[in-house]
Context: one part of a larger RNA
This record gives sequence, structure tokens and C1' cells, in this order.
RNA sequence: CUGGGCGUAAAGCGCGCGUAGGCGGAUAAAUCAGUCAGAGGUGAAAGCCCCGAGCUCAACUUGGGAACUGCCUUUGAUACUGUUUAUCUUGAGUCCGAGAGAGGGUAGUGGAAUUCCCAGUGUAGAGGUGAAAUUCGUAGAUAUUGGGAAAAACACCAGUGGCGAAGGCGGCUACCUGGCUCGGUACUGACGCUGAGGUGCGAAAGCGUGGGGAGCAAACAGGAUUAGAUACCCUGGUAGUCCACGCCGUAAACGAUGAGUGCUAGCUGUUGGGGCCUUAGGUCUCAGUGGCGCAGCUAACGCAUUAAGCACUCCGCCUGGGGAGUACGGUCGCAAGAUUAAAACUC
Repeated sequence: CUGGGCGUAAAGCGCGCGUAGGCGGAUAAAUCAGUCAGAGGUGAAAGCCCCGAGCUCAACUUGGGAACUGCCUUUGAUACUGUUUAUCUUGAGUCCGAGAGAGGGUAGUGGAAUUCCCAGUGUAGAGGUGAAAUUCGUAGAUAUUGGGAAAAACACCAGUGGCGAAGGCGGCUACCUGGCUCGGUACUGACGCUGAGGUGCGAAAGCGUGGGGAGCAAACAGGAUUAGAUACCCUGGUAGUCCACGCCGUAAACGAUGAGUGCUAGCUGUUGGGGCCUUAGGUCUCAGUGGCGCAGCUAACGCAUUAAGCACUCCGCCUGGGGAGUACGGUCGCAAGAUUAAAACUC
């Protein structure tokens, strides 16, 4: 290289946008580049292969053939691919009319709870646990009432409900803003799909600067438990968690399932639209989201119109275990580290 694969055995980049490239709807015509056929030239000899011949055989030598799968020229074929021209509407997009939504950003605002402060009532305990103790409390705690402050999160609604490419998104209001679905079928006329590099987004933790700090809480301290207890339990408690700006770029970033298109029994629930009807509703249909299940697939488990079925296009990735996602080098980063990524050796 040819293969075989990627839900769980090794293997789908965390997710978008998109360059090059690859691939690409229907009809007609032209062309003949690819493609196919014929002819000619060339493809040195030797060697290899086949049929013979010569050394007593063989090796060896030698005659002929085949082969040299290629390249060039030329004559044709025109289905397919390409190219060019013209046309089309089903793919894609625009327009018009509706609709749903925790999609994103900014500003404002609400109530419950928690902690703290002040004041009142009130008195000896409170707290915590398996049981305790550390801890708080006669300098008046816990409990309870009133007032105030602060920060963070939004009970019920809430739903294999919704939205988003993924990460993710949940009190309420306003403003700014992205996408989606349905109906109409007016317009453009293949404008499409994928996507090496590239570029952007990307939970939590972590880092930098400046704020903030109620609760929670790595580290840490103490009390218990225990043979020990650098833990599990308890009392405290600092980074952090929050905000702004800038980094980091990783996760079991999971559906462990790349994206797109077409095709292949159904039944049932649910979300958002639309049509029809004889309207407690029924039925048809489009787009999502679940359960079950046929054919088919699968090593099995299971998947099954949201495929892991049947096909095509493009990208990524795998190739025994350990060494190792490590070393070295490169790139990126303030650092932590990330990314790219071996070998010796060993089984």
C1' cells in the first nucleotide's frame, strides 16, 4: 500500500464556523479531457517465463517465442464522469403570516431562609452524637418578638417538559439580541454536503489584578472513634465558591454512538404547530422528545424511522499488554500544566 474496524473488546476530535481539497439534483445540446476499442512507433541487450539445441547429465552456454502490464502518435465510440452553453424546481435559501421556549447579554426588582448587629421578654442551659467531647452560655446564651445590615441561591410551578452546536441554561420585570418550528407557495435557481490546516466557543478546579465574603468549605486546628486513624463522625476554620477584566483549554466534555442525504412494519405516551370532522372528542399531518416492538443487524448485551438496519459522500481515529499518554524536541501558558509524541527493555 492492499485490508478489517471504531455503543460496551483498541478506536468518533468536547462543540461550532469555515479555507484548500473531496463529493454533489433534473432536462437538452455541444465538446471528447478522463474512459473504451482499432492501428502504428517505441518499450536496448542480457536476465525472469515457455518451447528447443550443445557440452556424457546438471550448473553453464545457445536459438526462437512470450513478456516488457508503460509512453507517444493516429483513427474511431460517446453511455458515464469532466468542461461549456441553455433550461428546470424537488435540494438549499429568500419573502409573507403565525407560534413556543430556564437560548444569550445588560439593567432593575421581590419574597422565604441563613448569619451578624441593636432592643424587648425570659432563665439555665444550649449545641452536637451511635454515645460523647471539643464549642457557646449567669459579662444572660438557646428559645421568642420587633427593627436593621450583608451576601449568595431562587421552594412550590417542575414534567424521560422546554431551549441551545456543545459546555450549559430555572424568582420576576424591562431593553438589546441569536436560533428554531408551523402555514402560505410569491421569489432566486444547485447557490449544496463534508471539511486537512485555521479560527472561535468551551463545566469544575486552578492562575493574575482589583473588589466582595452571608452560607458552605480543600488546607489547617481541636474533640471523638481506633491497635493506629495524617480518614469516615463532631466543633471551628483559610483559600475558594460570588463580581469585573484577563488567562488556562481540560472532564465518565457520555447517547462512552462524527456530520449529511435517501430508503426500510407498527403500537403507545408526551411537547409545539397546522388541516378536516358528526367537537367531553376523534382523525390526518409536520417538527421535536420518551417507552415497546417487526424485518434486518450484533460475539452477546442489545439497537431497531432519534438505527448499532440497507446504501452513498466527506472528515477524525484504531492496529497485542506493559513501558506511556511517559522521555526528548517543537508549539502554547505567568504558573500549574496542555498539546504533538517515541524508543530501549519486557511479557
Predicted 3D model of a 347-nucleotide part of an RNA (small-subunit ribosomal RNA, central domain) from a metagenome. The RNAcentral record of the full RNA draws on SILVA. Its mean pLDDT, the model's own confidence on a scale to 100, is 89.